[in-house]
RNA sequence: GAUGAACGCUAGCGACAGGCCUAACACAUGCAAGUCGAGGGGCAGCACGGUGUAGCAAUACACGGGUGGCGACCGGCGCACGGGUGAGUAACGCGUAUGCAACCUGCCUACUACAAGGGGAUAACCCGUUGAAAGACGGACUAAUACCCUAUAACACAGGGAAUCCGCAUGGAUAUAUUUGUUAAAGAUUUAUCGGUAGUAGAUGGGCAUGCGUUCCAUUAGCUUGUUGGUGAGGUAACGGCUCACCAAGGCAACGAUGGAUAGGGGAACUGAGAGGUUGAUCCCCCACACUGGAACUGAGACACGGUCCAGACUCCUACGGGAGGCAGCAGUGAGGAAUAUUGGUCAAUGGACGAGAGUCUGAACCAGCCAAGUCGCGUGAAGGAAGACGGCCCUACGGGUUGUAAACUUCUUUUGUAAGGGAAUAAAUAGUCUUACGUGCUAAGACGUUGCAGGUACCUUACGAAUAAGGAUCGGCUAACUCCGUGCCAGCAGCCGCGGUAAUACGGAGGAUCCGAGCGUUAUCCGGAUUUAUUGGGUUUAAAGGGUGCGCAGGCGGCAUGUUAAGUCGGCGGUGAAAUUUUGCAGCUCAACUGUAAAAGAGCCUUCGAAACUGGCAAGCUUGAGUGUGGAUGAAGUAGGCGGAAUUUGUGGUGUAGCGGUGAAAUGCAUAGAUAUCACAAAGAACACCGAUUGCGCAGGCAGCUUACUAAACCAUAACUGACGCUCAUGCACGAAAGGCGUGGGGAUCAAACAGGAUUAGAUACCCUGGUAGUCCACGCCGUAAACGAUGUCAACUGGGUGUCGGUAGUUUUACACUAGCGGUGCCGAAGCUAACGCGUUAAGUUGACCGCCUGGGGACUACGGCCGCAAGGCUAAAACUCAAAGGAAUUGACGGGGGCCCGCACAAGCAGCGGAGCGUGUGGUUUAAUUCGAUGCGACACGAAGAACCUUACCCAGGUUUGACAUGCACGUAGUAGUGAAGCGAAAGCGGAACGAGCCUUCGGGCAGCGUGCACAGGUGUUGCAUGGCUGUCGUCAGCUCGUGUCGUGAGAUGUUGGGUUAAGUCCCGCAACGAGCGCAACCCCUGUUGCCAGUUACAAGUGUCUGGCGAGACUGCCGGUAUCAAGCCGGAGGAAGGUGGGGAUGACGUCAAGUCAGCAUGACCUUUAUAUCUGGGGCUACACACACGCUACAAUGGUCGGUACAAUGCGUUGCCAAGCCGCGAGGCGGAGCUAAUCGCAGCAAAACCGGCCUCAGUUCGGAUAGGAGGCUGCAACCCGCCUCCUUGAAGUCGGAGUUGCUAGUAAACGCCGGUCAGCUAUACGGCGUUGAAUACGUUCCCGGGCCUUGUACACACCGCCCGUCACGUCAUGGGAGCUGGUAACACCUGAAGUCGGUGCGCCAACCGCAAGGAGGCAGCUGCCGAGGGUGGGACUGGUGACUGGGACGA
Repeated sequence: GAUGAACGCUAGCGACAGGCCUAACACAUGCAAGUCGAGGGGCAGCACGGUGUAGCAAUACACGGGUGGCGACCGGCGCACGGGUGAGUAACGCGUAUGCAACCUGCCUACUACAAGGGGAUAACCCGUUGAAAGACGGACUAAUACCCUAUAACACAGGGAAUCCGCAUGGAUAUAUUUGUUAAAGAUUUAUCGGUAGUAGAUGGGCAUGCGUUCCAUUAGCUUGUUGGUGAGGUAACGGCUCACCAAGGCAACGAUGGAUAGGGGAACUGAGAGGUUGAUCCCCCACACUGGAACUGAGACACGGUCCAGACUCCUACGGGAGGCAGCAGUGAGGAAUAUUGGUCAAUGGACGAGAGUCUGAACCAGCCAAGUCGCGUGAAGGAAGACGGCCCUACGGGUUGUAAACUUCUUUUGUAAGGGAAUAAAUAGUCUUACGUGCUAAGACGUUGCAGGUACCUUACGAAUAAGGAUCGGCUAACUCCGUGCCAGCAGCCGCGGUAAUACGGAGGAUCCGAGCGUUAUCCGGAUUUAUUGGGUUUAAAGGGUGCGCAGGCGGCAUGUUAAGUCGGCGGUGAAAUUUUGCAGCUCAACUGUAAAAGAGCCUUCGAAACUGGCAAGCUUGAGUGUGGAUGAAGUAGGCGGAAUUUGUGGUGUAGCGGUGAAAUGCAUAGAUAUCACAAAGAACACCGAUUGCGCAGGCAGCUUACUAAACCAUAACUGACGCUCAUGCACGAAAGGCGUGGGGAUCAAACAGGAUUAGAUACCCUGGUAGUCCACGCCGUAAACGAUGUCAACUGGGUGUCGGUAGUUUUACACUAGCGGUGCCGAAGCUAACGCGUUAAGUUGACCGCCUGGGGACUACGGCCGCAAGGCUAAAACUCAAAGGAAUUGACGGGGGCCCGCACAAGCAGCGGAGCGUGUGGUUUAAUUCGAUGCGACACGAAGAACCUUACCCAGGUUUGACAUGCACGUAGUAGUGAAGCGAAAGCGGAACGAGCCUUCGGGCAGCGUGCACAGGUGUUGCAUGGCUGUCGUCAGCUCGUGUCGUGAGAUGUUGGGUUAAGUCCCGCAACGAGCGCAACCCCUGUUGCCAGUUACAAGUGUCUGGCGAGACUGCCGGUAUCAAGCCGGAGGAAGGUGGGGAUGACGUCAAGUCAGCAUGACCUUUAUAUCUGGGGCUACACACACGCUACAAUGGUCGGUACAAUGCGUUGCCAAGCCGCGAGGCGGAGCUAAUCGCAGCAAAACCGGCCUCAGUUCGGAUAGGAGGCUGCAACCCGCCUCCUUGAAGUCGGAGUUGCUAGUAAACGCCGGUCAGCUAUACGGCGUUGAAUACGUUCCCGGGCCUUGUACACACCGCCCGUCACGUCAUGGGAGCUGGUAACACCUGAAGUCGGUGCGCCAACCGCAAGGAGGCAGCUGCCGAGGGUGGGACUGGUGACUGGGACGA
């Protein structure tokens, strides 16, 4: 885009066209084929008139075919057309083009001739018989344009036979001569005509034959006996095996016979740029069919839709004896189905049948009805109208946007609608009557005049009044159109991708928008896009795809030149190519659709005339393709035979002794009966080291010791011979590795499936080891597959080069070595070109030609079934259902690897001190609880948030209160001893309660602010979401990386730079380089510290100095020297110096990763709550305790403990504070009060380890201090749950800690004390600082962990915590096999055999003719033969359904 459509929602009108696609299923009812009285006998019914009877009459009854006319009957014509359907049919059925010298043709036209004389019946009617009916039968009467006989007769037919002409083989024609025989007729009437017979010709319609075209399956490969042909006969309108007898053995088929499946064919329709593809409704042509099957009759024509006979199935009637029927005609009914209409009107027109005609009939036809089922047209109003209204929706919400000129409102119009009025064409025609003309009839002209279903319709006019008239789908991308709310992987959407798990432009609703519009969507189907079956117009190294290789029939294609032919090819004329359709012009319906008319177009086929280049045929040539000959030389080419040495194993013998062997390590095994090892000899079988290669040969598979014989081949040279003999190749034939094998017979050393044992392992039916049988080897035969690979078919031609190598040759050279040229092989690198890229590149994957094979998404499936081959194993050929949205190629960036290279880090190693064991402290898990609030969970949670939970904190629990609230702002109203202070009383408090006291600010004097109460907006939330967020933080990691601009390369992703060679702590620097530069990181700049100069300073008892404090400077830069290096960066050593190569420490954390952490620090979106999830208060809890883990403290002791004595710091802190002196207390502490807002006073005379001296002497202790009892102190409303400290007493575990694990490289570890924050107090052994004392070790980078750079592989990309394979279990689906069971189809064999044609018979019967008669001629019934539908029996073939069980397959969180 299209449709004979269907479904959903919706619907105003008209025109035109269309309407059972399914059950060729069954049909009630009505209609669809009759007509002619001018063929006939007649007369039932109707009408008219007549006669008679009755009656006054109207009228009634009767009679009689008298007339009009006519049921039934005889007869003629029609019924073979028109209408329906598409079952069958793969066919001369259809289409197209020819032919019939092999044919027929009623009605019609033209012409010729004729129509004489006779005869016998029969239906109707009447009378009977029989039957339920349908009907049947008998008797008697009668007519014809019914039937029969005779006559006449040829230009007819049949036979004989001559001539002429013609053609296409048989043959044909002749109004040419001739002969014999046969055959015809009908009348009617209104007198004008209509009919009849024979013949010729025409027209029309048919019959037959032939060429070409006409679906799919080869998993259908062979078919055929009237079959193919002949002779003869029969039959037909006619040819013909159409039929029959005989003879011959043919005919068809890979150019697809036969079989199966499907199907009416064409004109045409849809689509497409076209070529094509799909379809065959409506209209036209042809065919076939008429309940199913068979058969003939009649007829001009049928084997007959509304005829006959028979058989079958079904339905109906029945008196049960027997009968009737055929909508695939028009309506209509049931059924089927997603689905398809009225039991309508009229013969007015067109057409048909009959008729002389009037006319009759006509479900053909013309009209109307129903249906948005299609196409076309019209309308549902037009103009103005901004406060851009109200309302809705949205937002960044005091305000905007949008709906939207839309509405309201004003003016206008009236198609449509309603009402009223008028009102067609279609009928120029036919029929009838009359007139005229002439050529006297299907003739022409004129006059009069009849006929309209549709329909009072179309159309026209008038009136009224915006009045009567809009929906559907969509809005994530493709694809035009976006927001809010609801929902929360639910409900749902979806054509593909996909959307939905709490902020959904994708679901549902709303607002808005977009596209169409009386329609819009969905579904189904076809074409297109799809160059995605490729003729136009594709591919085949790696994406699907080159056959394993060769030979080769058919087939396809074919060198140079000449002549000829004209099959192909090209051109001209002619015929055909129906109409409709298509295209174009014009015209008619108001336009259009539609219709009319004219023109154009058209492949193909046929005839004829030409052309001769090309292809083909024929003829005769050529040598360059191909082949042969001659000479030379090559090789692991093949087959058969002979020979050889090394090794292995075995045997025999010797020497010799305890192990051998094997592995990652072992064991099984062998060995004192003497192994392994070693020596000698012997045997056997198999394979051929070195040479050896990037080599050679072969068609491929493949071929390797030496030698002999036979066989074959390419190559080089030559140019003697043949003269296109060629290339390719479906089917076919042959060859064809290894293994497994397989068969028969040998052989058997090694190795070695199966098997056995030992190991390994969770297991180990494996990898490893020890053994070991088939087999491995030979001969003959089979098998026929490989990653049979260059993943690259064969042949030929052409298209720059460079460099190796193998075999010949030529030239040059004195030979040789070299060199040059060219031929044939075999490699590498590369131009152009090609390729998706990788890559290929004269050995093409380049440019062309010829031929063959093969491919068409992945899986199912190198499968099933069938067939062929095979001894078997198996091979070849080769689907479908179903399922997925991918599978795949090449390259890119990452990530990863029990890949590689280089490098770093307290990463390992080397050391020191620990942890893990004990007690205690703290945190966490778990458990418990009314609550034990919450968060943090590998490194990177666990002395973490918390730099300090008795109340408070506090978020948790229990209980008691409050509700505009503990806190903020605004509005309205009210209140006046208002704000504030707040007694008594109740209560655990909060709170309730209110006595009493009692103000203020501004003012325009009205009032306002502040306060209280009530109400409304709102407050509040440590409620949820860190996966909606900001900010901040952790980690990789203080690792050296991460990027950009321009340029260049690549189709692109991307690359380059950033890689490479060195070097560094460093992407630090140097060199090189299609890169050149730059940014964030590194480093430096900043702070502290170490040395020093200068200046300034005071609070040290005074002064000065400086060692103190602050500020400004200096100093270190590989600067200098030597070595090394690419003489670059740098590295090594040295000097000087307080300090040397970053001097030491800190701050500083690139792009990013982990949806890392935090909504409970803060902020914040959304959601939730609002007498509660808010808020206040009292009490409790966060402090629980079988247990597990983490971080610490104290120890286990003598490098120690204890007592006494005696030294030396630094950082800090202090007015709600630090607190001196002095006094009291054993002590914690108390009293006291000086000083200090601090270099001044105090904590604090600061220290402790250390040092000196005494005691303890290796023990659960003079170690260790838990636990517990008692007595006190301090803080604080308050130490019960639940604080710290002091004194006396008590005196637990613990004797150095398993697997494992942590920190540290120098002023470091370790040890020692001091200070600070938080803080009323403190559970601080924590955290953050400060100083004192002060080590050991580093060979080195193999390994563990982490990281950086380069490279490699990848089927990973959520990136190895990845991906992914198979079994098993469960569910669903389709399918193969299957003992079978059950249908269908087409044949075959035999039996039976209706109707009927034909044949035989015909003793029965019979009007026409002959005969006086008997009888004859002729005919019929009956019987019978062949054929024969159907039925029966039987065995097979093909093809469905189903089947216990079974096989694999697909999918599933």
The RNA shown here (small-subunit ribosomal RNA) has 1453 nucleotides and comes from an uncultured bacterium. The RNAcentral record of the sequence draws on ENA. Model confidence (mean pLDDT): 82 of 100.